This is a predicted structure of a 72-nucleotide RNA (transfer RNA) from Turicibacter sp. Its mean pLDDT, the model's own confidence on a scale to 100, is 83. Rfam family: tRNA. Rfam classes the family as a transfer RNA. About the family: Transfer RNA (tRNA) molecules are approximately 80 nucleotides in length.
[in-house]
RNA sequence: GCUACCGUGGCUCAGGGGUAGAGCAGUGCACUCGUAAUGCACAGGUCGUGAGUUCAAAUCUCACCGGUAGCU
Numbered sequence: 001g002c003u004a005c006c007g008u009g010g011c012u013c014a015g016g017g018g019u020a021g022a023g024c025a026g027u028g029c030a031c032u033c034g035u036a037a038u039g040c041a042c043a044g045g046u047c048g049u050g051a052g053u054u055c056a057a058a059u060c061u062c063a064c065c066g067g068u069a070g071c072u
Base pairs, nucleotide, nucleotide: 001071002070003069004068005067006066007065010024011023012022013021018055026042027041028040029039030038048064049063050062051061052060
C1' cells in the first nucleotide's frame, strides 16, 4: 500500500428500515444472626465520526477514524 471483517450501556454480545435489548457488573429493597446465594425493582447507550438515500437509518450507500486478520 491492497483486501476482508469488526466498532451498540462499565464488560461480553444480540438487534440488518418503523421509538434500542439480554447476560454479567452497579444501586436500592426483600430474605438471613451476618455474609454469600436467590427474588423484585431501578439506573446506565446522541449505536465510532461526518455526509447521502428515505416519510422514517443502529440497520442501506460513501468518505474518514480506530481495531483484528490476510496479502504485498